RNA sequence: CGGGAUGUAGCUCAGUUGGUAGAGUACACGUCUGGGGGACGUGAAGUCGCUGGUUCAAGUCCAGUCAUCCCGACCA
Repeated sequence: CGGGAUGUAGCUCAGUUGGUAGAGUACACGUCUGGGGGACGUGAAGUCGCUGGUUCAAGUCCAGUCAUCCCGACCA
RNA backbone atom coordinates (compact mmCIF):
# COMPACT_ATOMS: atom_id res chain seq x y z
P C A 1 -1.29 3.75 3.55
O5' C A 1 -0.80 2.84 2.33
C5' C A 1 -0.69 3.38 1.02
C4' C A 1 -0.68 2.24 0.00
C3' C A 1 -1.93 1.36 0.00
O3' C A 1 -2.99 1.93 -0.75
C1' C A 1 0.00 0.00 0.00
P G A 2 -4.49 1.55 -0.39
O5' G A 2 -4.62 0.06 -0.97
C5' G A 2 -4.59 -0.18 -2.37
C4' G A 2 -4.75 -1.65 -2.66
C3' G A 2 -5.95 -2.31 -2.01
O3' G A 2 -7.16 -2.09 -2.72
C1' G A 2 -4.05 -3.65 -1.66
P G A 3 -8.55 -2.09 -1.92
O5' G A 3 -8.79 -3.62 -1.56
C5' G A 3 -9.00 -4.58 -2.60
C4' G A 3 -9.09 -5.97 -2.02
C3' G A 3 -10.09 -6.16 -0.89
O3' G A 3 -11.43 -6.29 -1.36
C1' G A 3 -8.05 -7.18 -0.29
P G A 4 -12.62 -5.80 -0.41
O5' G A 4 -12.67 -6.91 0.75
C5' G A 4 -12.97 -8.25 0.44
C4' G A 4 -12.74 -9.14 1.63
C3' G A 4 -13.53 -8.80 2.89
O3' G A 4 -14.87 -9.26 2.82
C1' G A 4 -11.29 -9.24 3.46
P A A 5 -15.99 -8.51 3.69
O5' A A 5 -15.70 -8.99 5.19
C5' A A 5 -15.83 -10.36 5.54
C4' A A 5 -15.36 -10.59 6.97
C3' A A 5 -16.06 -9.73 8.02
O3' A A 5 -17.32 -10.25 8.39
C1' A A 5 -13.74 -9.69 8.38
P U A 6 -18.47 -9.24 8.84
O5' U A 6 -18.01 -8.77 10.29
C5' U A 6 -17.87 -9.70 11.35
C4' U A 6 -17.17 -9.07 12.53
C3' U A 6 -17.83 -7.80 13.08
O3' U A 6 -18.91 -8.09 13.93
C1' U A 6 -15.50 -7.46 12.87
P G A 7 -20.11 -7.01 14.06
O5' G A 7 -19.46 -5.85 14.94
C5' G A 7 -18.88 -6.13 16.20
C4' G A 7 -18.29 -4.87 16.81
C3' G A 7 -19.30 -3.76 17.08
O3' G A 7 -18.97 -3.07 18.29
C1' G A 7 -17.61 -2.96 15.65
P U A 8 -19.80 -3.38 19.62
O5' U A 8 -21.31 -3.15 19.19
C5' U A 8 -21.86 -1.85 19.12
C4' U A 8 -23.33 -1.87 19.41
C3' U A 8 -23.73 -2.59 20.69
O3' U A 8 -23.57 -1.76 21.83
C1' U A 8 -25.10 -3.34 18.93
P A A 9 -23.08 -2.47 23.22
O5' A A 9 -24.32 -2.26 24.20
C5' A A 9 -24.71 -0.96 24.62
C4' A A 9 -25.09 -0.95 26.08
C3' A A 9 -24.13 -1.69 27.01
O3' A A 9 -24.03 -1.00 28.23
C1' A A 9 -26.29 -2.60 27.21
P G A 10 -22.83 0.01 28.50
O5' G A 10 -21.70 -0.87 29.22
C5' G A 10 -20.48 -0.25 29.67
C4' G A 10 -19.71 -1.24 30.52
C3' G A 10 -19.38 -2.56 29.82
O3' G A 10 -18.17 -2.45 29.08
C1' G A 10 -20.38 -3.00 31.92
P C A 11 -18.07 -3.18 27.64
O5' C A 11 -18.02 -4.73 28.00
C5' C A 11 -16.90 -5.29 28.68
C4' C A 11 -17.13 -6.76 28.95
C3' C A 11 -17.51 -7.58 27.72
O3' C A 11 -16.37 -7.99 26.97
C1' C A 11 -19.01 -8.06 29.49
P U A 12 -16.53 -8.28 25.38
O5' U A 12 -17.43 -9.60 25.31
C5' U A 12 -16.92 -10.83 25.81
C4' U A 12 -17.93 -11.94 25.56
C3' U A 12 -18.49 -11.99 24.15
O3' U A 12 -17.61 -12.65 23.25
C1' U A 12 -20.25 -12.18 25.71
P C A 13 -17.76 -12.40 21.64
O5' C A 13 -19.21 -13.01 21.36
C5' C A 13 -20.07 -12.41 20.42
C4' C A 13 -21.47 -12.90 20.62
C3' C A 13 -22.46 -12.54 19.51
O3' C A 13 -22.32 -13.46 18.44
C1' C A 13 -23.43 -12.09 21.61
P A A 14 -23.00 -13.11 17.01
O5' A A 14 -24.53 -13.47 17.32
C5' A A 14 -25.54 -12.82 16.60
C4' A A 14 -26.89 -13.27 17.12
C3' A A 14 -28.05 -12.74 16.28
O3' A A 14 -28.29 -13.57 15.17
C1' A A 14 -28.45 -12.28 18.56
P G A 15 -28.16 -12.95 13.68
O5' G A 15 -29.33 -11.86 13.69
C5' G A 15 -30.68 -12.26 13.91
C4' G A 15 -31.53 -11.05 14.21
C3' G A 15 -31.42 -9.92 13.19
O3' G A 15 -32.20 -10.16 12.04
C1' G A 15 -31.29 -9.03 15.37
P U A 16 -31.86 -9.36 10.72
O5' U A 16 -32.66 -10.14 9.60
C5' U A 16 -32.11 -11.32 9.04
C4' U A 16 -33.21 -12.10 8.35
C3' U A 16 -34.14 -11.25 7.49
O3' U A 16 -34.55 -12.00 6.36
C1' U A 16 -35.37 -12.36 9.17
P U A 17 -34.04 -11.67 4.91
O5' U A 17 -34.90 -10.40 4.43
C5' U A 17 -34.66 -9.85 3.14
C4' U A 17 -35.71 -8.81 2.81
C3' U A 17 -35.76 -7.61 3.77
O3' U A 17 -36.10 -6.45 3.02
C1' U A 17 -37.86 -8.67 3.70
P G A 18 -35.08 -5.29 2.91
O5' G A 18 -35.29 -4.40 4.22
C5' G A 18 -34.48 -4.60 5.38
C4' G A 18 -34.80 -3.56 6.44
C3' G A 18 -36.25 -3.55 6.90
O3' G A 18 -36.28 -3.13 8.26
C1' G A 18 -35.73 -1.48 5.95
P G A 19 -37.23 -3.95 9.30
O5' G A 19 -38.26 -2.83 9.79
C5' G A 19 -37.84 -1.77 10.65
C4' G A 19 -39.03 -1.04 11.23
C3' G A 19 -40.09 -1.95 11.84
O3' G A 19 -40.68 -1.27 12.95
C1' G A 19 -41.04 -0.65 10.10
P U A 20 -40.63 -1.99 14.40
O5' U A 20 -39.78 -0.93 15.25
C5' U A 20 -38.34 -0.98 15.24
C4' U A 20 -37.78 0.32 15.78
C3' U A 20 -38.49 0.85 17.03
O3' U A 20 -37.57 1.55 17.85
C1' U A 20 -38.67 2.42 15.27
P A A 21 -37.35 1.08 19.38
O5' A A 21 -36.35 -0.15 19.28
C5' A A 21 -36.77 -1.38 18.68
C4' A A 21 -35.84 -2.50 19.05
C3' A A 21 -35.65 -2.73 20.55
O3' A A 21 -36.72 -3.52 21.06
C1' A A 21 -33.55 -2.78 19.43
P G A 22 -36.85 -3.79 22.64
O5' G A 22 -36.31 -5.29 22.60
C5' G A 22 -35.73 -5.87 23.74
C4' G A 22 -35.19 -7.22 23.33
C3' G A 22 -34.36 -7.92 24.39
O3' G A 22 -35.18 -8.60 25.32
C1' G A 22 -33.21 -7.98 22.32
P A A 23 -34.62 -8.88 26.80
O5' A A 23 -33.71 -10.18 26.57
C5' A A 23 -34.28 -11.39 26.08
C4' A A 23 -33.21 -12.43 25.86
C3' A A 23 -32.29 -12.68 27.05
O3' A A 23 -32.87 -13.56 27.99
C1' A A 23 -30.99 -12.42 25.09
P G A 24 -32.52 -13.39 29.58
O5' G A 24 -31.04 -13.98 29.70
C5' G A 24 -30.79 -15.35 29.42
C4' G A 24 -29.30 -15.61 29.34
C3' G A 24 -28.51 -15.15 30.56
O3' G A 24 -28.54 -16.09 31.61
C1' G A 24 -27.44 -14.40 28.59
P U A 25 -28.65 -15.58 33.14
O5' U A 25 -27.25 -14.85 33.39
C5' U A 25 -26.05 -15.61 33.40
C4' U A 25 -24.84 -14.70 33.35
C3' U A 25 -24.77 -13.65 34.46
O3' U A 25 -24.26 -14.17 35.68
C1' U A 25 -24.32 -12.64 32.38
P A A 26 -24.76 -13.52 37.08
O5' A A 26 -24.15 -12.05 37.08
C5' A A 26 -22.74 -11.88 37.18
C4' A A 26 -22.37 -10.43 36.94
C3' A A 26 -23.06 -9.41 37.83
O3' A A 26 -22.42 -9.29 39.09
C1' A A 26 -23.21 -8.70 35.60
P C A 27 -23.31 -8.98 40.40
O5' C A 27 -23.90 -7.52 40.12
C5' C A 27 -23.05 -6.39 40.02
C4' C A 27 -23.86 -5.13 39.76
C3' C A 27 -25.02 -4.90 40.72
O3' C A 27 -24.60 -4.31 41.94
C1' C A 27 -25.75 -4.55 38.50
P A A 28 -25.39 -4.70 43.33
O5' A A 28 -26.75 -3.86 43.21
C5' A A 28 -26.72 -2.44 43.26
C4' A A 28 -28.13 -1.88 43.14
C3' A A 28 -29.16 -2.55 44.05
O3' A A 28 -29.13 -2.01 45.37
C1' A A 28 -30.02 -2.42 41.86
P C A 29 -29.52 -2.98 46.62
O5' C A 29 -31.11 -3.16 46.50
C5' C A 29 -31.96 -2.02 46.62
C4' C A 29 -33.37 -2.39 46.22
C3' C A 29 -33.97 -3.60 46.94
O3' C A 29 -34.44 -3.30 48.24
C1' C A 29 -34.41 -3.76 44.62
P G A 30 -34.45 -4.48 49.36
O5' G A 30 -35.65 -5.42 48.91
C5' G A 30 -36.98 -4.91 48.89
C4' G A 30 -37.92 -5.89 48.21
C3' G A 30 -37.99 -7.28 48.80
O3' G A 30 -38.83 -7.34 49.94
C1' G A 30 -37.81 -7.43 46.45
P U A 31 -38.58 -8.48 51.06
O5' U A 31 -39.08 -9.82 50.34
C5' U A 31 -40.46 -9.99 50.02
C4' U A 31 -40.68 -11.32 49.32
C3' U A 31 -40.12 -12.53 50.05
O3' U A 31 -40.98 -12.98 51.08
C1' U A 31 -39.52 -12.63 47.78
P C A 32 -40.37 -13.71 52.40
O5' C A 32 -39.87 -15.12 51.84
C5' C A 32 -40.81 -16.06 51.34
C4' C A 32 -40.10 -17.27 50.74
C3' C A 32 -39.08 -17.93 51.64
O3' C A 32 -39.69 -18.81 52.58
C1' C A 32 -38.19 -17.67 49.47
P U A 33 -39.27 -18.72 54.15
O5' U A 33 -37.73 -19.15 54.16
C5' U A 33 -37.36 -20.48 53.83
C4' U A 33 -35.85 -20.63 53.92
C3' U A 33 -35.21 -20.07 55.19
O3' U A 33 -35.32 -21.00 56.27
C1' U A 33 -33.97 -19.38 53.29
P G A 34 -35.97 -20.50 57.73
O5' G A 34 -35.00 -19.33 58.19
C5' G A 34 -35.43 -18.36 59.15
C4' G A 34 -34.24 -17.79 59.86
C3' G A 34 -33.12 -17.33 58.94
O3' G A 34 -33.34 -16.01 58.47
C1' G A 34 -32.23 -18.70 60.64
P G A 35 -33.02 -15.66 56.92
O5' G A 35 -31.43 -15.54 56.91
C5' G A 35 -30.77 -14.45 57.55
C4' G A 35 -29.28 -14.68 57.60
C3' G A 35 -28.61 -14.90 56.25
O3' G A 35 -28.30 -13.68 55.60
C1' G A 35 -27.91 -16.58 57.74
P G A 36 -28.33 -13.65 53.97
O5' G A 36 -27.06 -14.55 53.59
C5' G A 36 -25.74 -14.07 53.82
C4' G A 36 -24.73 -15.15 53.52
C3' G A 36 -24.73 -15.66 52.09
O3' G A 36 -23.98 -14.84 51.22
C1' G A 36 -24.73 -17.49 53.58
P G A 37 -24.54 -14.59 49.69
O5' G A 37 -24.50 -16.04 49.03
C5' G A 37 -23.26 -16.67 48.72
C4' G A 37 -23.48 -18.12 48.36
C3' G A 37 -24.40 -18.37 47.17
O3' G A 37 -23.72 -18.28 45.93
C1' G A 37 -25.07 -19.73 48.97
P G A 38 -24.51 -17.65 44.65
O5' G A 38 -25.77 -18.61 44.46
C5' G A 38 -25.60 -19.95 44.01
C4' G A 38 -26.91 -20.71 44.14
C3' G A 38 -28.08 -20.13 43.35
O3' G A 38 -28.06 -20.54 41.99
C1' G A 38 -28.77 -20.56 45.55
P A A 39 -28.78 -19.62 40.88
O5' A A 39 -30.34 -19.84 41.16
C5' A A 39 -30.94 -21.11 40.98
C4' A A 39 -32.38 -21.09 41.44
C3' A A 39 -33.25 -20.02 40.79
O3' A A 39 -33.72 -20.40 39.51
C1' A A 39 -33.59 -19.99 43.12
P C A 40 -33.99 -19.28 38.39
O5' C A 40 -35.28 -18.51 38.91
C5' C A 40 -36.52 -19.19 39.04
C4' C A 40 -37.54 -18.34 39.76
C3' C A 40 -37.76 -16.96 39.17
O3' C A 40 -38.63 -16.97 38.06
C1' C A 40 -37.50 -16.78 41.50
P G A 41 -38.48 -15.84 36.94
O5' G A 41 -39.08 -14.54 37.64
C5' G A 41 -40.45 -14.51 38.03
C4' G A 41 -40.76 -13.27 38.82
C3' G A 41 -40.40 -11.95 38.14
O3' G A 41 -41.37 -11.54 37.19
C1' G A 41 -39.66 -11.91 40.39
P U A 42 -40.92 -10.61 35.95
O5' U A 42 -40.63 -9.19 36.62
C5' U A 42 -41.70 -8.47 37.24
C4' U A 42 -41.16 -7.25 37.96
C3' U A 42 -40.34 -6.29 37.12
O3' U A 42 -41.13 -5.42 36.33
C1' U A 42 -39.23 -6.69 39.16
P G A 43 -40.51 -4.83 34.96
O5' G A 43 -39.34 -3.87 35.45
C5' G A 43 -39.65 -2.73 36.25
C4' G A 43 -38.39 -2.08 36.76
C3' G A 43 -37.42 -1.59 35.70
O3' G A 43 -37.81 -0.33 35.16
C1' G A 43 -36.24 -2.72 37.42
P A A 44 -37.31 0.08 33.69
O5' A A 44 -35.84 0.62 33.95
C5' A A 44 -35.62 1.73 34.82
C4' A A 44 -34.15 1.84 35.17
C3' A A 44 -33.21 1.94 33.98
O3' A A 44 -33.11 3.28 33.51
C1' A A 44 -32.41 0.30 35.46
P A A 45 -32.97 3.54 31.94
O5' A A 45 -31.53 2.93 31.59
C5' A A 45 -30.36 3.47 32.21
C4' A A 45 -29.16 2.58 31.92
C3' A A 45 -28.90 2.31 30.45
O3' A A 45 -28.16 3.35 29.86
C1' A A 45 -28.80 0.29 31.68
P G A 46 -28.80 4.17 28.61
O5' G A 46 -28.37 3.29 27.36
C5' G A 46 -27.03 2.85 27.21
C4' G A 46 -26.71 2.65 25.75
C3' G A 46 -27.13 3.78 24.82
O3' G A 46 -26.13 4.01 23.84
C1' G A 46 -28.09 1.75 24.10
P U A 47 -25.48 5.48 23.78
O5' U A 47 -25.93 6.04 22.35
C5' U A 47 -27.31 6.17 22.01
C4' U A 47 -27.44 6.76 20.62
C3' U A 47 -26.63 6.06 19.55
O3' U A 47 -27.38 6.09 18.34
C1' U A 47 -25.97 8.31 19.66
P C A 48 -27.31 4.89 17.34
O5' C A 48 -26.56 3.70 18.11
C5' C A 48 -25.17 3.48 17.95
C4' C A 48 -24.87 2.01 17.76
C3' C A 48 -24.48 1.61 16.35
O3' C A 48 -23.47 0.63 16.39
C1' C A 48 -26.35 0.34 17.05
P G A 49 -22.40 0.49 15.25
O5' G A 49 -21.18 1.42 15.71
C5' G A 49 -20.80 1.43 17.10
C4' G A 49 -19.64 2.37 17.30
C3' G A 49 -19.81 3.73 16.64
O3' G A 49 -20.55 4.63 17.44
C1' G A 49 -17.69 2.85 16.10
P C A 50 -21.61 5.61 16.73
O5' C A 50 -20.67 6.66 15.98
C5' C A 50 -19.80 7.52 16.72
C4' C A 50 -18.98 8.37 15.78
C3' C A 50 -19.77 9.12 14.72
O3' C A 50 -20.32 10.33 15.22
C1' C A 50 -17.95 8.02 13.70
P U A 51 -21.70 10.89 14.59
O5' U A 51 -21.26 11.39 13.14
C5' U A 51 -20.38 12.50 13.02
C4' U A 51 -20.09 12.79 11.55
C3' U A 51 -21.32 12.90 10.65
O3' U A 51 -21.96 14.16 10.74
C1' U A 51 -19.69 11.55 9.61
P G A 52 -23.55 14.21 10.48
O5' G A 52 -23.71 13.91 8.91
C5' G A 52 -23.33 14.90 7.96
C4' G A 52 -23.21 14.30 6.57
C3' G A 52 -24.50 13.83 5.91
O3' G A 52 -25.28 14.88 5.37
C1' G A 52 -22.81 12.22 5.58
P G A 53 -26.87 14.65 5.21
O5' G A 53 -26.97 13.60 4.01
C5' G A 53 -26.53 13.95 2.71
C4' G A 53 -26.61 12.78 1.77
C3' G A 53 -28.01 12.20 1.55
O3' G A 53 -28.75 12.95 0.61
C1' G A 53 -26.48 10.44 1.91
P U A 54 -30.35 12.95 0.74
O5' U A 54 -30.78 11.48 0.29
C5' U A 54 -30.57 11.03 -1.03
C4' U A 54 -31.07 9.60 -1.20
C3' U A 54 -32.49 9.38 -0.73
O3' U A 54 -33.43 9.75 -1.73
C1' U A 54 -31.09 7.67 0.12
P U A 55 -34.72 10.63 -1.30
O5' U A 55 -35.59 9.62 -0.42
C5' U A 55 -36.09 8.43 -0.98
C4' U A 55 -36.66 7.54 0.09
C3' U A 55 -37.64 8.21 1.05
O3' U A 55 -38.94 8.33 0.48
C1' U A 55 -36.11 6.89 2.27
P C A 56 -39.75 9.70 0.71
O5' C A 56 -40.15 9.64 2.24
C5' C A 56 -40.73 10.79 2.88
C4' C A 56 -41.25 10.40 4.24
C3' C A 56 -40.28 9.62 5.10
O3' C A 56 -39.39 10.48 5.79
C1' C A 56 -42.36 8.51 5.09
P A A 57 -37.84 10.05 5.88
O5' A A 57 -37.85 8.74 6.79
C5' A A 57 -38.26 8.83 8.16
C4' A A 57 -38.39 7.44 8.75
C3' A A 57 -37.15 6.57 8.66
O3' A A 57 -36.24 6.85 9.71
C1' A A 57 -39.05 5.32 8.00
P A A 58 -34.67 6.83 9.38
O5' A A 58 -34.35 5.28 9.10
C5' A A 58 -34.65 4.30 10.08
C4' A A 58 -33.54 3.27 10.17
C3' A A 58 -32.18 3.84 10.58
O3' A A 58 -31.46 2.83 11.28
C1' A A 58 -32.00 2.91 8.44
P G A 59 -31.57 2.77 12.88
O5' G A 59 -30.45 1.73 13.28
C5' G A 59 -29.08 2.08 13.24
C4' G A 59 -28.23 0.84 13.07
C3' G A 59 -28.27 0.21 11.69
O3' G A 59 -27.36 0.81 10.81
C1' G A 59 -28.57 -1.46 13.36
P U A 60 -27.80 1.15 9.29
O5' U A 60 -28.14 -0.28 8.66
C5' U A 60 -27.17 -1.32 8.65
C4' U A 60 -27.80 -2.61 8.16
C3' U A 60 -28.36 -2.54 6.74
O3' U A 60 -28.13 -3.76 6.06
C1' U A 60 -30.09 -3.12 8.27
P C A 61 -26.97 -3.84 4.95
O5' C A 61 -27.47 -2.80 3.84
C5' C A 61 -28.31 -3.22 2.77
C4' C A 61 -28.52 -2.09 1.79
C3' C A 61 -27.30 -1.23 1.49
O3' C A 61 -26.43 -1.85 0.54
C1' C A 61 -29.15 0.16 1.88
P C A 62 -24.82 -1.59 0.63
O5' C A 62 -24.68 -0.09 0.11
C5' C A 62 -25.02 0.24 -1.23
C4' C A 62 -24.77 1.71 -1.49
C3' C A 62 -23.41 2.22 -1.05
O3' C A 62 -22.38 1.94 -1.99
C1' C A 62 -25.07 3.71 -0.31
P A A 63 -20.85 1.71 -1.47
O5' A A 63 -20.38 3.20 -1.14
C5' A A 63 -20.26 4.16 -2.19
C4' A A 63 -19.87 5.52 -1.64
C3' A A 63 -18.67 5.52 -0.70
O3' A A 63 -17.43 5.50 -1.41
C1' A A 63 -20.40 6.80 0.25
P G A 64 -16.13 4.81 -0.70
O5' G A 64 -15.73 5.85 0.43
C5' G A 64 -15.29 7.16 0.06
C4' G A 64 -15.27 8.08 1.27
C3' G A 64 -14.35 7.65 2.40
O3' G A 64 -12.99 7.99 2.16
C1' G A 64 -16.44 8.33 3.28
P U A 65 -11.83 7.04 2.78
O5' U A 65 -11.94 7.29 4.35
C5' U A 65 -11.69 8.59 4.88
C4' U A 65 -12.08 8.64 6.35
C3' U A 65 -11.41 7.62 7.25
O3' U A 65 -10.10 8.03 7.65
C1' U A 65 -13.73 7.66 7.70
P C A 66 -9.02 6.90 8.11
O5' C A 66 -9.48 6.52 9.59
C5' C A 66 -9.43 7.49 10.62
C4' C A 66 -9.97 6.90 11.91
C3' C A 66 -9.34 5.59 12.35
O3' C A 66 -8.09 5.79 12.99
C1' C A 66 -11.69 5.44 12.55
P A A 67 -6.98 4.57 12.95
O5' A A 67 -7.59 3.47 13.93
C5' A A 67 -7.73 3.75 15.33
C4' A A 67 -8.44 2.60 16.03
C3' A A 67 -7.84 1.23 15.77
O3' A A 67 -6.72 0.97 16.60
C1' A A 67 -10.20 1.13 15.53
P U A 68 -5.57 -0.02 16.03
O5' U A 68 -6.19 -1.48 16.18
C5' U A 68 -6.51 -2.00 17.46
C4' U A 68 -7.30 -3.28 17.33
C3' U A 68 -6.68 -4.35 16.45
O3' U A 68 -5.66 -5.10 17.10
C1' U A 68 -8.96 -4.13 15.91
P C A 69 -4.45 -5.74 16.24
O5' C A 69 -5.14 -6.97 15.49
C5' C A 69 -5.65 -8.06 16.23
C4' C A 69 -6.46 -8.98 15.33
C3' C A 69 -5.72 -9.51 14.11
O3' C A 69 -4.87 -10.60 14.40
C1' C A 69 -7.87 -8.77 13.48
P C A 70 -3.59 -10.92 13.45
O5' C A 70 -4.25 -11.52 12.13
C5' C A 70 -4.93 -12.76 12.18
C4' C A 70 -5.53 -13.09 10.83
C3' C A 70 -4.56 -13.04 9.65
O3' C A 70 -3.77 -14.21 9.54
C1' C A 70 -6.56 -11.92 9.07
P C A 71 -2.30 -14.15 8.84
O5' C A 71 -2.63 -13.94 7.29
C5' C A 71 -3.28 -14.97 6.56
C4' C A 71 -3.58 -14.50 5.15
C3' C A 71 -2.39 -13.93 4.38
O3' C A 71 -1.53 -14.93 3.85
C1' C A 71 -4.26 -12.52 4.11
P G A 72 0.06 -14.60 3.66
O5' G A 72 0.07 -13.56 2.45
C5' G A 72 -0.35 -13.96 1.15
C4' G A 72 -0.50 -12.77 0.23
C3' G A 72 0.75 -11.92 0.03
O3' G A 72 1.66 -12.50 -0.91
C1' G A 72 -1.10 -10.52 0.40
P A A 73 3.26 -12.16 -0.76
O5' A A 73 3.33 -10.65 -1.27
C5' A A 73 3.00 -10.31 -2.61
C4' A A 73 2.95 -8.81 -2.79
C3' A A 73 4.24 -8.07 -2.48
O3' A A 73 5.17 -8.12 -3.56
C1' A A 73 2.43 -6.95 -1.46
P C A 74 6.79 -8.18 -3.25
O5' C A 74 7.07 -6.76 -2.59
C5' C A 74 6.92 -5.56 -3.36
C4' C A 74 7.14 -4.35 -2.49
C3' C A 74 8.45 -4.34 -1.72
O3' C A 74 9.53 -3.88 -2.52
C1' C A 74 6.70 -3.78 -0.27
P C A 75 11.01 -4.54 -2.32
O5' C A 75 11.50 -3.89 -0.96
C5' C A 75 11.70 -2.49 -0.87
C4' C A 75 12.09 -2.10 0.54
C3' C A 75 13.23 -2.91 1.14
O3' C A 75 14.50 -2.43 0.73
C1' C A 75 11.44 -2.75 2.69
P A A 76 15.68 -3.50 0.40
O5' A A 76 16.13 -4.02 1.85
C5' A A 76 16.70 -3.12 2.77
C4' A A 76 16.73 -3.74 4.15
C3' A A 76 17.43 -5.09 4.24
O3' A A 76 18.84 -4.95 4.34
C1' A A 76 15.32 -5.19 5.34
Molecule: transfer RNA
Organism: Bacteroidota bacterium